[in-house]
Context: one part of a larger RNA
Molecule: small-subunit ribosomal RNA, central domain
Organism: metagenome
RNA sequence: CUGGGCUUAAAGCGUGUGUAGGCGGAAAUGUAAGCGUCUUGUGAAAUCCCUCGGCUCAACCGAGGAAUUGCUUGGCGAACUACAUUUCUUGAGGCAAGUAGGGGUGCACGGAACUCUUGGUGGAGCGGUGGAAUGCGUAGAUAUCAAGAGGAACGCCGGUGGAGAAGUCGGUGCACUGGGCUUGUCCUGACGCUGAGACACGAAAGCGUGGGGAGCAAACAGGAUUAGAUACCCUGGUGGUCCACGCUGUAAACGAUGUAUACUAGGUCGUGCGGGUUCUGACGCCGGCACGGCCGAAGCAAAAGUGUUAAGUAUACCGCCUGGGGAGUACGGUCGCAAGGCUAAAACUC
Repeated sequence: CUGGGCUUAAAGCGUGUGUAGGCGGAAAUGUAAGCGUCUUGUGAAAUCCCUCGGCUCAACCGAGGAAUUGCUUGGCGAACUACAUUUCUUGAGGCAAGUAGGGGUGCACGGAACUCUUGGUGGAGCGGUGGAAUGCGUAGAUAUCAAGAGGAACGCCGGUGGAGAAGUCGGUGCACUGGGCUUGUCCUGACGCUGAGACACGAAAGCGUGGGGAGCAAACAGGAUUAGAUACCCUGGUGGUCCACGCUGUAAACGAUGUAUACUAGGUCGUGCGGGUUCUGACGCCGGCACGGCCGAAGCAAAAGUGUUAAGUAUACCGCCUGGGGAGUACGGUCGCAAGGCUAAAACUC
């Protein structure tokens, strides 16, 4: 160097965009760098290998051959790779006509519930639990009616359903805006795939500045429980949860399954959109594309399982793994306001 792997045993970066690099569709012509063949020079001798020979054999020695798989000169060849030119349309993109959607951002509005405030009714309890107590209440609570204020979240529809690269996204309307799918006799003509670095996005918690604060609720206080109870239960309750801007950059960031392409039985259900069938339309039936599920043939797998949404058969490119602990730690570097993140050992031990 080659050889093995990555759903659950160690192992897919949280996700995307994309630089270098690697790889790359069909046809024709040319070049000849890689490639093939012949050839020139060289590749010291000894050694190794083969065949002979000499010491009585052998070791040893002598001779010849082969080998030295390399570098190099020139000729020829042109299938493949490469390069140059020309062409093509199926990959990719565009255009047009439709279409579904909690995709994103901003603004406005709405009803239910909750808490608070004010007023009315009312008059002794309420609340809470396994049972209680702390707590609230004659300064009138709980309950109930009316009015007002406030913040957060959007019941039913709602789905095995939809959208998004992922994180995630759900009241209603408007504005701006990204992507997808279907159909087409249109256009460009390989413009593609992957992607070290890089850049962007990235739940919750946390941090900074300024707001906001209804409910919930780390910390904290009290009441219980208990042998104790720094808990589970109860009454309160601050940070936080919400908004704007900035940071943090991690999750069982999961399908524990990288991305792309091609191929390999079916059945069934759902979502979106076309086509055919019928005189027309609906329903039905037949078939197409994209997406989302379930069950399964072959195959694969240690098994569980997976199975056209592969973990099957292959190709391209990237990432990662190499016994357990020490340890995702120390040190160093780097990023961060900090918390900490990223990178990442060893001694020792089993």